[in-house]
RNA sequence: GUAGAGGCGCGGCAAAGAUGAGUAUCCAGGCUUCGGGGCGGGCGGCCCUGCUGGGGAAAGGCUUGGCCGCCGAAGGGCCGUCCCGCCGCCCACGGGGCCGGCUGCCUGGGCUGUGGGAGAAUAUCCCCCAGACUGCCACAUGUGUGGAGCGUUAU
Numbered sequence: 001g002u003a004g005a006g007g008c009g010c011g012g013c014a015a016a017g018a019u020g021a022g023u024a025u026c027c028a029g030g031c032u033u034c035g036g037g038g039c040g041g042g043c044g045g046c047c048c049u050g051c052u053g054g055g056g057a058a059a060g061g062c063u064u065g066g067c068c069g070c071c072g073a074a075g076g077g078c079c080g081u082c083c084c085g086c087c088g089c090c091c092a093c094g095g096g097g098c099c100g101g102c103u104g105c106c107u108g109g110g111c112u113g114u115g116g117g118a119g120a121a122u123a124u125c126c127c128c129c130a131g132a133c134u135g136c137c138a139c140a141u142g143u144g145u146g147g148a149g150c151g152u153u154a155u
Stems, first nucleotide, its partner, number of pairs: 001155004007071001009070005015064003025055005034050005040091006074107003077102004082097003108134002111131003115127004136147004
């Protein structure tokens, strides 16, 4: 360098379906005092809204099989540009997203669980930790012990 292995193995795409939700929101009426909401706080504005009736979504996330790429697959972390979050000002720098970089900052892998984060959610995903299991290698060989993918097997 090439080709492999770990198995509820990893990730992507489109379709269909359920959820989202009778929610957001639209129309007609009602209220016209007060309350609530639109990012973390304050001030000002603008918009929506509380009740009745009639219409009524979408996105992310999920499920099923299919197709595709694969075995640092991939997932995180940090840094950076840009974007979103009603408008203006002040304060503060707290949320989310796409892309790129760090080629080594962490993790071999799936599962279960406490806690935390995202989320409409009891789904699902992510993170720390713990537990047993499992694959690889080393050392033991009666049971086992240790290590990390910059590994390991073949060539």
The RNA shown here (Lysine riboswitch aptamer) has 155 nucleotides and comes from a chicken gut metagenome. Model confidence (mean pLDDT): 81 of 100. The sequence is in RNAcentral, with records from MGnify.